[in-house]
RNA sequence: GCGCCCGUAGCUCAGUCCGGAGAGAGCAGCGGCCUUCUAAUCCGCCGGUCGCAGGUUCAAAUCCUGCCGGGCGCA
Numbered sequence: 001g002c003g004c005c006c007g008u009a010g011c012u013c014a015g016u017c018c019g020g021a022g023a024g025a026g027c028a029g030c031g032g033c034c035u036u037c038u039a040a041u042c043c044g045c046c047g048g049u050c051g052c053a054g055g056u057u058c059a060a061a062u063c064c065u066g067c068c069g070g071g072c073g074c075a
Base pairs, nucleotide, nucleotide: 001074002073003072004071005070006069007068010027011026012025013024020058029045030044031043032042051067052066053065054064055063
């Protein structure tokens, strides 16, 4: 330098293929319930510019382009 894959909550990921309802799950955190106390269970809450910018579209996490970061391969 070229090709491929990945980037979504504090962490691990789903959703992308085939655009469409107010973006989700588990763990973590906080509160409650329970308990003599703690833990576990159960209930609730909190948490996101979907890497960044632009484009297409009535509508973009999803499609297109460029860039940034990480990984792998080739040279």

Transfer RNA from a Nitriliruptorales bacterium, 75 nucleotides, folded computationally. It matches the Rfam family "tRNA". By type it is a transfer RNA. NCBI's taxonomy places the organism under Bacteria, Bacillati, Actinomycetota, Nitriliruptoria, Nitriliruptorales.